[in-house]
The prediction has a mean pLDDT of 87. A computed fold for a 345-nucleotide part of an RNA from an uncultured bacterium, annotated as small-subunit ribosomal RNA, central domain. The full RNA is in RNAcentral, with records from ENA and SILVA.

Context: one part of a larger RNA
RNA sequence: UUGCGCGUACAGCGCGUCUAAGUGGGUAUGCAAGUCUGAUGUGAAAAUGCACGGCUCAACUCUGUAUUGCGUUGGAAACUGGACAACUUUAGUACGGGAAAAGAAAGCGGAACUUCCUGUGGAGAGGUGAAAUUCCUAAAUAUUUGUAAGAAUGCCCAUGGGGAAACCCGCUUUCUGGACCUAUACUGACCCUUGAGCGCCAAAGCGUGGGUAACAAACAGGAUUGAAUACCCUGGUAAUCCCCCCCCUAAACCAAGAUUACUAAGUGGUGGGGGUCAAACCACAUCGCCGAUGCUAACGCCAUAUUUAAUCCUCCUGGUGAGUACGUCCACCAGUAUGAUACUC
Numbered sequence: 001u002u003g004c005g006c007g008u009a010c011a012g013c014g015c016g017u018c019u020a021a022g023u024g025g026g027u028a029u030g031c032a033a034g035u036c037u038g039a040u041g042u043g044a045a046a047a048u049g050c051a052c053g054g055c056u057c058a059a060c061u062c063u064g065u066a067u068u069g070c071g072u073u074g075g076a077a078a079c080u081g082g083a084c085a086a087c088u089u090u091a092g093u094a095c096g097g098g099a100a101a102a103g104a105a106a107g108c109g110g111a112a113c114u115u116c117c118u119g120u121g122g123a124g125a126g127g128u129g130a131a132a133u134u135c136c137u138a139a140a141u142a143u144u145u146g147u148a149a150g151a152a153u154g155c156c157c158a159u160g161g162g163g164a165a166a167c168c169c170g171c172u173u174u175c176u177g178g179a180c181c182u183a184u185a186c187u188g189a190c191c192c193u194u195g196a197g198c199g200c201c202a203a204a205g206c207g208u209g210g211g212u213a214a215c216a217a218a219c220a221g222g223a224u225u226g227a228a229u230a231c232c233c234u235g236g237u238a239a240u241c242c243c244c245c246c247c248c249u250a251a252a253c254c255a256a257g258a259u260u261a262c263u264a265a266g267u268g269g270u271g272g273g274g275g276u277c278a279a280a281c282c283a284c285a286u287c288g289c290c291g292a293u294g295c296u297a298a299c300g301c302c303a304u305a306u307u308u309a310a311u312c313c314u315c316c317u318g319g320u321g322a323g324u325a326c327g328u329c330c331a332c333c334a335g336u337a338u339g340a341u342a343c344u345c
Base pairs, nucleotide, nucleotide: 005315007299008298012313014200015199016198017197021193022192025087027085029083031081033080034079035076036075037074038073039072040071041070042069048066049065050064051063053061054060091187092186093185094184096181097180102176103175104174105173106172107171108170109153114148116146119143120142124135125134161168162167205246207244209242210241214240219235220234221233222232257312258311259310260309261308266289267288268287269286270285271284273282274281294301295300318345319344327338328337330335
C1' cells in the first nucleotide's frame, strides 16, 4: 500500500466557515486526452513460465510460444474528460406568512436569603444519630414597619421550543442571525465533502479593575473514631457575579462524521398550509414512542437506521510502558497540541 473496520470490543476531530483537492443531475452537437481496436517498430541472446520433441529416464538439451510494456500510425465514439448550446428536478434568490429560553445591548419587576434601623417581648436560640464548637440580658431566636445590597429568575415547564456545537427560560424595547410553510416568478448544476487556514468553544483556571447576599475548595474549630489530614456540625478565604484580556480542555455523549437517494405498517407532540360550518382527512418541516423486512457477536437499530446504495473527510491495527520521554508549535502561568523507544505479558 492492499485489506478489514470505527453505538457498547482499538477507532467519528467538541462545533462551524472558507479555500487547495476529490466527487458530481437531464439533453443535443462536435473533439478524441483517458478508453477500446487494427497495423507496424521495439521489447538482444541466454535464463524463467507454458506446450511438443531428443539423449533408455532424469539432470541436460532442441523447437515453438509467452515476455502482459513502450513508441509510431489508421480507426471507433458508448462511458469518463475537456468545448459549446440549451434544460429544471440539486442548489440559490425575490414576494407573503406565522413560530421560537437563537445572539448583543439597555431598561424595569416581584418572591426569598442576608445586612442595618425600629416597635413588641424577655431566655434561650442554633445544630445533631446524640452532642459540642457557635450566637445571646451590651437583649439573641421569634415577630413588626422600613432600609441597603448582591445573586438567581418559582408557577407557566413539556416526551415542548431555538441554536453549528458549547449552550439558551422573570418582563419590555432596540439591533442582528437562522430555520420552516404557501403560491408564483427568476438564476440555471451555481452542488456535496474537505487537509491546511480562520472563527466559536461548558466547568475549572490565569491577568487588571470592580463586586460579594447566598454558597463554598483551602483553612480553623467541634464531633465521630483505634486513628479521621474524611463523611456530620459551627465558622470561613479564593472561586462562583460584572467589564476587558487569555486559556482551549470535558463521559465536549445519541460514546453514532457530513451530504444525497431508496426501503412495511401504527401512534402522539410542535410549526405553519390544504380541506371542513366544525371535524374527519391530505401533503411538508421538526421532536418522540412502537414495530415488519433487513442488519447485528449479542444488546439492540429500524425512514431522525446500526437497512440498501453513492461521494468526500477524520481515525483504528494486542495489553502495559503512556497520552509518558524527547523534540517542535502555542500559552502570562497552569498547561495544551503533536507523540515514540527500550523493557515486559
It matches the Rfam family "Bacterial small subunit ribosomal RNA".